[in-house]
Large-subunit ribosomal RNA, half A from Actinokineospora terrae, 1840 nucleotides, folded computationally. Rfam family: Bacterial large subunit ribosomal RNA.
Context: one part of a larger RNA
RNA sequence: GGCAUACGGUGGAUGUCUAGGCAUCAGGGGCCGAUGAAGGACGUGGGAGGCUGCGAUAAGCCUCGGGGAGCUGCCAACCUAGCUGUGAUCCGAGGGUGUCCGAAUGGGGAAACCCGGCACCAGUCAUGUGGUGUCACCCGCACCUGAAUAUAUAGGGUGUUGGGGGGGAACGCGGGGAAGUGAAACAUCUCAGUACCCGUAGGAAGAGAAAACAACCGUGAUUCCGUGAGUAGUGGCGAGCGAAAGCGGAAGAGGCUAAACCGUCGUCGUGUGAUACCCGGCAGGGGUUGCGGUGGCGGGGUCGUGGGACCUUUCGGUCAGUUCUGCCGGACUGGCGCAGAGUAAGAAAACCAUGUGUUUAGUUGAACGCCUUGGGAUGGGCGGCCGUAGAGGGUGAGAGCCCCGUAAGCGAAAAACCGUGGUCUCUGGAGAGUGUUCCCAAGUAGCAGCGUACUCGUGAAAUUCGCUGUGAAUCUGGCGGGACCACCCGCUAAGCCUGAAUACUUCCUGAUGACCGAUAGCGGACUAGUACCGUGAGGGAAAGAUGAAAAGUACCCCGGGAGGGGAGUGAAAGAGUACCUGAAACCGUGUGCCUACAAGCCGUCAGAGCCUUGAGGGGUGAUGGCGUGCCUUUUGAAGAAUGAGCCUGCGAGUUAGUGCUGCGUGGCGAGGUUAACCCGUGUGGGGUAGCCGUAGCGAAAGCGAGUCCGAAUAGGGCGGUUGAGUCGCGUGGUCUAGACCCGAAGCGGAGUGAUCUACCCAUGGCCAGGGUGAAGCGACGGUAAGACGUCGUGGAGGCCCGAACCCACCAGGGUUGAAAACCUGGGGGAUGAGCUGUGGGUAGGGGUGAAAGGCCAAUCAAACUCCGUGAUAGCUGGUUCUCCCCGAAAUGCAUUUAGGUGCAGCGUCGCAUGUUUCCUGUCGGGGGUAGAGCACUGGAUGGUCUAGGGGGCCUACAAGCUUACCGAAAUCAACCAAACUCCGAAUACCGAUAGGUGAGAGUGCGGCAGUGAGACUGCGGGCGAUAAGGUUCGUAGUCGAGAGGGAAACAGCCCAGAACACCAGCUAAGGCCCCUAAGUGUGCGCUAAGUGGGAAAGGAUGUGGGGUCGCCCAGACAACCAGGAGGUUGGCUUAGAAGCAGCCACCCUUGAAAGAGUGCGUAAUAGCUCACUGGUCAAGUGGUCCUGCGCCGACAAUGUAGCGGGGCUUAAGCGCACCGCCGAAGCUGUGUCACUCACACAAUACGCCGUCUUCCGGGCUUGACCUGGUUGGCCAGUGGUGUGGGUGGGUAGGGGAGCGUCGUGCAGCCGGGGAAGCGGCGGAGUGAUCCAGUCGUGGAGGCUGUGCGAGUGAGAAUGCAGGCAUGAGUAGCGAUAGGCGAGUGAGAAUCUCGUCCGCCGAAUGACCAAGGGUUCCUGGGCCAGGCUGUUCCGCCCAGGGUAAGUCGGGACCUAAGGCGAGGCCGACAGGCGUAGUCGAUGGACAACGGGUUGAUAUUCCCGUACCCGUGUGGACGCGUCCCUGGUGAGGUCGGUGAUACUAACCGCCCAAAGCCUCGACCUUCUUCGGAGGGGAGGGGUGGAGCGCGGGAUCUGAUCCGGUAGUAGCCAAGCGAUGGGGUGACGCAGGAGGGUAGCUCCGCCAGCUGUUGGUGUCUGGUGUAAGCGUGUGGCCCGAGCGAUAGGCAAAUCCGUCGCUCAUGAGGGUGAGGCGUGAUGCAUAGCCGAUUGAGGCGAAGUAGAGUGAUCCCAUGCUGCCGAGAAAAGCCUCUAGCGAGUGUCCGUGCGGCCCGUACCCCAAACCGACACAGGUGGUCAGGUAGAGAAUACCGAGGCGUUC
Repeated sequence: GGCAUACGGUGGAUGUCUAGGCAUCAGGGGCCGAUGAAGGACGUGGGAGGCUGCGAUAAGCCUCGGGGAGCUGCCAACCUAGCUGUGAUCCGAGGGUGUCCGAAUGGGGAAACCCGGCACCAGUCAUGUGGUGUCACCCGCACCUGAAUAUAUAGGGUGUUGGGGGGGAACGCGGGGAAGUGAAACAUCUCAGUACCCGUAGGAAGAGAAAACAACCGUGAUUCCGUGAGUAGUGGCGAGCGAAAGCGGAAGAGGCUAAACCGUCGUCGUGUGAUACCCGGCAGGGGUUGCGGUGGCGGGGUCGUGGGACCUUUCGGUCAGUUCUGCCGGACUGGCGCAGAGUAAGAAAACCAUGUGUUUAGUUGAACGCCUUGGGAUGGGCGGCCGUAGAGGGUGAGAGCCCCGUAAGCGAAAAACCGUGGUCUCUGGAGAGUGUUCCCAAGUAGCAGCGUACUCGUGAAAUUCGCUGUGAAUCUGGCGGGACCACCCGCUAAGCCUGAAUACUUCCUGAUGACCGAUAGCGGACUAGUACCGUGAGGGAAAGAUGAAAAGUACCCCGGGAGGGGAGUGAAAGAGUACCUGAAACCGUGUGCCUACAAGCCGUCAGAGCCUUGAGGGGUGAUGGCGUGCCUUUUGAAGAAUGAGCCUGCGAGUUAGUGCUGCGUGGCGAGGUUAACCCGUGUGGGGUAGCCGUAGCGAAAGCGAGUCCGAAUAGGGCGGUUGAGUCGCGUGGUCUAGACCCGAAGCGGAGUGAUCUACCCAUGGCCAGGGUGAAGCGACGGUAAGACGUCGUGGAGGCCCGAACCCACCAGGGUUGAAAACCUGGGGGAUGAGCUGUGGGUAGGGGUGAAAGGCCAAUCAAACUCCGUGAUAGCUGGUUCUCCCCGAAAUGCAUUUAGGUGCAGCGUCGCAUGUUUCCUGUCGGGGGUAGAGCACUGGAUGGUCUAGGGGGCCUACAAGCUUACCGAAAUCAACCAAACUCCGAAUACCGAUAGGUGAGAGUGCGGCAGUGAGACUGCGGGCGAUAAGGUUCGUAGUCGAGAGGGAAACAGCCCAGAACACCAGCUAAGGCCCCUAAGUGUGCGCUAAGUGGGAAAGGAUGUGGGGUCGCCCAGACAACCAGGAGGUUGGCUUAGAAGCAGCCACCCUUGAAAGAGUGCGUAAUAGCUCACUGGUCAAGUGGUCCUGCGCCGACAAUGUAGCGGGGCUUAAGCGCACCGCCGAAGCUGUGUCACUCACACAAUACGCCGUCUUCCGGGCUUGACCUGGUUGGCCAGUGGUGUGGGUGGGUAGGGGAGCGUCGUGCAGCCGGGGAAGCGGCGGAGUGAUCCAGUCGUGGAGGCUGUGCGAGUGAGAAUGCAGGCAUGAGUAGCGAUAGGCGAGUGAGAAUCUCGUCCGCCGAAUGACCAAGGGUUCCUGGGCCAGGCUGUUCCGCCCAGGGUAAGUCGGGACCUAAGGCGAGGCCGACAGGCGUAGUCGAUGGACAACGGGUUGAUAUUCCCGUACCCGUGUGGACGCGUCCCUGGUGAGGUCGGUGAUACUAACCGCCCAAAGCCUCGACCUUCUUCGGAGGGGAGGGGUGGAGCGCGGGAUCUGAUCCGGUAGUAGCCAAGCGAUGGGGUGACGCAGGAGGGUAGCUCCGCCAGCUGUUGGUGUCUGGUGUAAGCGUGUGGCCCGAGCGAUAGGCAAAUCCGUCGCUCAUGAGGGUGAGGCGUGAUGCAUAGCCGAUUGAGGCGAAGUAGAGUGAUCCCAUGCUGCCGAGAAAAGCCUCUAGCGAGUGUCCGUGCGGCCCGUACCCCAAACCGACACAGGUGGUCAGGUAGAGAAUACCGAGGCGUUC
């Protein structure tokens, strides 16, 4: 270390339970709110927190009922204090109180806060302060007032015992209105008028009383249900969408106006010959009463057999009144009577009585004992009892009789509801007639255009609704009946109301469940919409159980504690608050066996040994054989293709539409069956509307056992000549729905976000220091003057260098980081288009963008959240128990199709048929392949022959000759072909016939599929390269879906098809030396290469065999000896060429033989050879061809490595032949199981069909009829037994039979003497599984049989949740310095103290703002947090701490911006915006120094001040009043008559039309001479008219006079919401004056050294606001008068004028000095140690330096030209009888913040995080400097 076992730990499955859910049903109720809701905040108890209740009357107060003994709610006890028979607590009804927010409503606002006005009250001398009430807006109503504009209206105001506002689950109606999706794409269409937004109502809403349907018959408002019907229709006639009438039911209810006409009132118009008119008649009388239009009111009237009005007429109680008067008549009004109705419409309010009522508290309520087990009885046993009660729950285990209840009764002071009655209220003439006329709903109906809703998508499109335009009629009128017209029928629009039947369920009560039982059931059984996450909208958990009872372990021991051991309680502690049971992963300890030469998908078969035993057995396992996990996806997976760390739990074909279809089964059967609904407590009984079937044919009309086509009685098609359906239940499949589960990227709707970031707006802040030296100016030079130059001054700049600050270019590091973007070292900008704080604006197809598709909260080519939504996914993954039978496909056709689908093919199951299938033989067929051939069509080689052409020769032309040139045709020979065939098989195919086989054969019909990616091998082809493990067809096989044997291993090759068992046999392929079963078998050869046991062209005298051709005893071949000569150096060529550079020729001679030479060689010769010849020797020797086996060709990476290894050589290689054997899951043998077929037997028990038969009925249409029952027989089928035959590999898939889980019905059974669960043992079954049983644990439920019903079976989905592993005691412990000593403590590297050392020091110091929210201080603690430890802490517990007239904010102001009365705009929602009102980042505004606490201080204390208000005392004033005095109108009246205007008229100037004349030029005609017409313009005449000057009366300025010296004035003070001024503003620059600060000298104290002296060192301040003085500097004219502007007024401002002044005066103003201060503080010294303080020197006179601070919001320069309001000053308007100023003194001065951190361990970054975060202060030395280095004050050593 492995296996096993025992015992533990961890963990929280399982079982049991339920306090909580879910679903449904029934009843009730169906709104709440300005009398302040819903929902909250904060409080409230004697004691902290949470929940509940309640509201300052605060777990409660009052009244009335119930109830009757204890009570002060729960977690949840404890202590204290109380209440209660004078009736508490508790329950019910009614009332009271009810802080603050919230519609929120006095104003404001960041919800739960701030600030007010008025009235009254309390209190004060007075102010401040407190209390109660009241004060929003809009609409309506009433009244008042009242513009432009007379009346009027708009507007404004007042009142209001009228209303609204906001909230609410679903349901309703209306206004707007998507997209994903489906259509296999997509646009019409669909999804869908859905989701969503908005408005608005009610308990229901809406609809509703026919301008309706229908169809020639009829119905009679609406709504809802069933049916009609998936019909009629509609529809890219696709996908889909989809009525109505009618019928059956539920419910049931009908009414009121407008108009005509009459009356009356208002108003407008009009009117006269009083002859009009006043109800009729007669008489009298009146006198604008009339008529017409219009409006209000009253009457009348309300309909489609059309109605009504008017008119006529009939009938009708009573009394009173009115109608100009009297009489008669009539009409009208009212009372009574009569009749009817009513609070839900039609009109509306209330009260009383009553109760068999209902609801909201309650109450009565039967019946048991003993024994026994046990901790406990409700169990067991025995014996009883009750029941209108045996529902249920509880009680120490299963309880009718113990408790609560239950059945059945009883009960209400009060409130609400309901019923009845009454009071009460309201209404009321009825009918007929004909005639004339009138009325019967108007910008309406209709029409046109465009949309829209209906089944209806524009269609032939009626009908409905809307917008725009146009635009009728009045009953002899209109509308509809699906264009339209006619006839016919129905109805009567353009006004209104209306209960019930219907929908829903936030809420209350009750009940039920084949619903869940803690990963389930609501997200939530528990402090849950909590914790937590997010800026926000929003998202959103986990977590139940001690026990009957806490009896929750007294006491002892160990330990600092935690924890444990005893003891005790208890039935049990192995039930100990980590608590029922307590599985598995995982982690241990003990024991047995095994294990350190061994190669392993971990098992299996055999098995030695050891241990153990209950003697059956169990554990272990040396060694040997065999052996490639599981799933998925695939042609093919051990695959190095996917998925899983392990365990436990959860996790996927369901349900509905009584849809369609098949099968099984049941009822009835030519019939079957109900739906809604009704009755009933219920089983059930009704209900026949409808559906299916019973008849078909046809496009249809239609006809019908036929019908259609057709001229047809023809022919043909379909159908009939008999027939089975229908309704339930179960099940297979399918359609519509999310439809087996999980999974997108995305699309749309509504919202939430600019605390990040982009840009913009407003208001503030920041930028050390150094350099350069523009314009301008000055001086000088220069010029005629300039220009220009030099020097100086000056201080510009998107200038330069460089810190803070901002940025992010380079490199390195970091990369499971210190950090989800940083660090280090360099780098860029740094007065500008600069950076930054605070507040605000812009929002998703939108913003913003110096532009990168950048940024918009760590998200951006369209944010985030929720919703449509379970979008869709021809795609991937996953899909859970068993056995039995059969068993595919990877092909064809089509496809926006190719990895999908449809049909066919192939599978299975059922029914039917019954050999039709298949094989073989025989017979009969057709064919055009292989082969072959060349006859055709083509290709193709050579020869012969030559037509023709070319070349050559010849040639005057014509012709000819020739040709080793090309070459047709013909011919000869030899060939080629998928698209050639004169020929032509084998197979295959078709048919017939005979035989065989009898198979999970064939065929037909029907249910259900899967497959439609195939792979390799052989053969036949195509493509390719006669490449590919290539590709594509055909054909066969195998794999796929196939195990076994062989090929070493190896899907596709060879053999062979596995039901199970056997320690039996025979074989196949292949093997037989060993590994390794079987021959070291036999015979004959071959191979020498380890060939065998890799390979080609090519090569070789390897070797065996077989041919063939030569030479050879007349002597071959080889070897040796010898010869190999002469002409001649052949000729030519050549320098030379002599056999041998080359060319030509290659003869002759001698000889046995010898080439004009085979090779070597030379410059050329020479030389050596060869051929050839002779000799010696003596027998075979060569060439070539075929063939067997070998050899070379033959180079790769760890190590032989190309037989599986060892090894093999007359073999263990190769060839031939032979004899044996081995060898598989094949075959056989033996036994067993299942399926299937055949046969036999038995039972015939049961049921059924058919047929025959016996008997008994019934019916009529009397028949050979129909029908019911019954006896017996026959046939067939099913299940049983036996025998025999056959079959039993299997993926997708089809079929069959079972196991198990949970619940439930029925019938039973077990259980405290021990259920389930859990852990073992043993046994059974083919298996899923089960168990007679048994042991342990456990402590209350469980099971069997048989039906039923499902949230019913897990190993995989990168599944979900939890637990536990692994990596691993590994990485890491987050910048940097600590050492020592002492203390505390159980314990110290880390805590405390001391000391030394080190670090920061423009910060790592100090103080604010934001943000945080107690972190602050004290005491205590150490389980967790702290990256270690901890005695310590920003941790835990308890207690404490924040003190303001002056600081910040509010009670003051305004900016950007927000909101916004009225108003404007907009489908709604809402948007904009005036007056206003909010809003600091700005303006305004009064306190300083010191001391003090553990923790606060400009807040407390001391000292010294200041501001505002209100009293009071004093001083100085000014007024009113009185007196006196002064000044002094206006209006009006009488005079005067300036100036101005113009009339007639006068004068002057200009001058139009018209007329005369000249006339450029244009045009018409032309006889080219001219004629006619027009005509700008010029001149003259003319004088209209205009202008200028003059010009009277009148008007009337001015002046004078009267009124009259009359009225009045000569008034303080306050003082605007009005006027004016001020407030009030940029940037840059330089100079000056100061101060803070610092340094030095001097002085004092101290320290060191023994004293003195001296030297060194350390320290030593100083001191504010206020008050007084008013310096440097800076700024400014003063007075008077007039005045039409400043929306009124003004003495103010502005404007104008005059006078006086240039430095007097005034204003502002740092600083200094004095005072404040005889104070306070201070170095140091003395004292104290758990607390306690005291004393206290010098402080003088100077010097230097010196700010970025102050003067200074100044001055100068510049261009980009630089907030507002309040406040303050002043002016009047106005108010006004008392009031101002100063000094002293008293009183008052509200609300909120104030602790602590604040460049950080407390903020933003998930952290005690190397990041980020605005402002203020700024010491010393060196230095330009805030750089840098070192130091100070001060703070740290940064948690291993």

The source organism's lineage runs through Bacteria, Actinomycetota, Actinomycetes, Pseudonocardiaceae and Actinokineospora.